Order: sequence, then C1' cells, then structure tokens
RNA sequence: CAAGUAGGACAAAUAAUCGCGGCUGCCGUGCCGCCUUUGGCAGGCCGGCAGGUGAGGAAAGUCCGGGCUUCACAGGGCAGGAUGCCGGAUAACGUCCGGUGGAGGCGACUCCAAGGAAAGUGCAACAGAAAUAUACCGCCCGCAGGCAAAAGAGAGGGCUUUGCCGGAAUUUUUGCCUGCGAGGUAAGGGUGGAAGGGCAGUGUAAGAGACUACCGCCUGACCGGUAACGGGCAGGGCACAUGUAAACCCCAUCCGAAGCAAGACCAAACAGAAAGCGCAGAGCCGGCCCGGCGAGCUUUCAGGUAGGCCGCUUGAGGCUGCCGGUAACGGCAGUCCUAGAUAGAUGAUUAUUCAACGACAUAACCCGGCUUAUCGUCCUGCUUGAUAA
Repeated sequence: CAAGUAGGACAAAUAAUCGCGGCUGCCGUGCCGCCUUUGGCAGGCCGGCAGGUGAGGAAAGUCCGGGCUUCACAGGGCAGGAUGCCGGAUAACGUCCGGUGGAGGCGACUCCAAGGAAAGUGCAACAGAAAUAUACCGCCCGCAGGCAAAAGAGAGGGCUUUGCCGGAAUUUUUGCCUGCGAGGUAAGGGUGGAAGGGCAGUGUAAGAGACUACCGCCUGACCGGUAACGGGCAGGGCACAUGUAAACCCCAUCCGAAGCAAGACCAAACAGAAAGCGCAGAGCCGGCCCGGCGAGCUUUCAGGUAGGCCGCUUGAGGCUGCCGGUAACGGCAGUCCUAGAUAGAUGAUUAUUCAACGACAUAACCCGGCUUAUCGUCCUGCUUGAUAA
C1' cells in the first nucleotide's frame, strides 16, 4: 500500500428569527372559585414577558424476558406453548460470555434448533430391477442346442491290394454363441440425496465380515477435565444399522391470566338506601312581616358516567476512576439529572461552512435483549499478500 476480518464512535455543524410541548419566575381594570365582602387570597384557568429545556441507534417490528398493576391461586394432574451440547452471567430470557463437538475459510475469523431414528407411526417425488427390500447389465454354476479347434475312433468307398489313401456317424476336452433355471453372487456397471459399514488382502466356481490388518461403529473399565468431551487400551466381527423429529411422537426443563385503554383516588349528572321532619303546612317567592304557591325537604351512606388527578418518569439509570473476574458481569467511591403529551410537541426561513442537498426513521408505563431498515464518515485490534530497509 492492497485485499480482508472483528469491534467501537458519529448520524451534517454553527448562529439568528419565527412557531410548537412541558417546567420555573414575574405581570394582569381578564374569567372562575373561596373568605372575616368598598377588600383580600401560598387556589384554578386564560393571556403576556423572561429564563432554561425538549426523540433514536434503531424511538420501528411487537418477536422473547422482567419490573409494575388488577384478578385468580392448598396441592396435584390433563390440555396447550416454549426451549433442548456443557459451564457461567443476570431481576429474567429463546439473550450474553467462555468452552466442547461439527461445517466453511490459506488465515484473522465466521456459522450451527447441536437430546432421541437400537419405543412406535408416517413420508421419501423423479429415476432405478430393487428404497429396507431387490438380480437389469455383469460375474459364476448347472442343463440343452449350435459352431470352431485338438485328441481318439474309424463306416461306405477308392487305389499301384499281407498294404495304402481317404474321411461319414460317434466319443472326450477346451473355447465361443444362444436359450433355460421360482440357480448362486451385492465385488463391478448403471439409477438415486441415500443401494445393506469403508478400504486393502486372504479366500472362493464367482462372491460375501466368510476370515485378517487399518479406519469407523458398539461394549467395558482406565487416565485427563467441574462438565460437554478428549486420549489411548481390551473385547465384539457388525446382529441393532438409509434419511427425515423447524413430520407426528418420546424424554428432560420451564410457563396462572390479562395488560398503562393496566389500575388507584376525587367526583357534576343520574338512578338508590337509611334516619329525621312534614297538609296541625316542610320548602319556595334574595334578610324580616303580611300575602301567595302547596308535597316534599334535610342529613348521612354506598355506587358511579362526563370531567379532573395520580400512575408518569430517579431508574435492575448515565458518566468517570479503582478493585475482582479470561469474559459476560459484579463491588466500591465520586459526579450528573437528561421529554412526559392526551388528539398528542422537535418544524420552517436566512447566513456561513463541508464529506455538498445529508440515509433509515418520530417517544406514549419503564427496562434488558433479539430481528429488520439505514446516505455515509472516522477510529482501533488482527490476518493474508506485495514492496522497501
């Protein structure tokens, strides 16, 4: 320098003006309420001014886990759901950390839903002879037939006849071909993701764990490790033996339900209960009397809609340092306060700057995770290669 790999930070910046939601303070011939009523009030609302503050790394999907709230709950079981190598972290988890095993990469490193297919059931398209059982080709054996070669045999016949030539039927062996066998064989070919452990040898008619060595598998004890697991040793010749459990299922562990529109409090309206008083006149007509109207009135209690208020943001919180731990994380000390609406607030304009029009996207009870989206910029560790010293 190039390519890669793991992790982290930022998410256009600064200023001004306008606008919006909370908070604090001050102000008001403002409105409501209350009181000891020409007035006052540490009340509420509204308005104005000033100050300070106001979204994210994912606020998202709502997929897991927990806090919190209400209901339910002696204990146990069924159903249903989730998880599934081992150890640890944690409030908890399906998350995280560290290991084991497996897969990929030269490597840094990455990925794995990683219990059980020797309990049972189901499924396995197409291809292939056969998919848990099979003989298509091939190899081998037996029988039959044909052809060829070799050996033996020697009919009829011929001749130069004590002999010689010639060679038919037939016999045996070997090779090749064809057919047959409810024959053998799973070594080889072919099909397939998968064909009855792999591979080499012995063996055999050809073959075969039939036998032998090595590897694999199973069993047993031993050694190392908290464990998953690893290591070598001995035995079993392999019988259980294709794959699939994000197919049913089996085994083990865990799970009560609903969710802030949870829920708590105050409480107009409205319907209700009890007590007291009431046509011998309660109560109303602004305080008293007359007069008039004429059946309800008062108090207490309980429920409760609209509405208000709380829940609501100080929390398993952030940052810094030290200590323990390989790490996740934990402990201690110091320091900081950082939205809280209820139709729901973050935006716009101008100026300057750049990496030059700047992505994905907007809290609604809170927190820990996971997943998904994302223009780009910067930083750190490590790996491989090249070059130079």
Predicted 3D model of a 389-nucleotide RNA (Bacterial RNase P class A) from a Lachnospiraceae bacterium. It matches the Rfam family "Bacterial RNase P class A". It is annotated as a ribozyme. The coordinates come from a structure-prediction model, not an experiment, and the mean pLDDT is 75. Of the family's consensus pairs, 94% are formed in the model. A source record names the gene rnpB.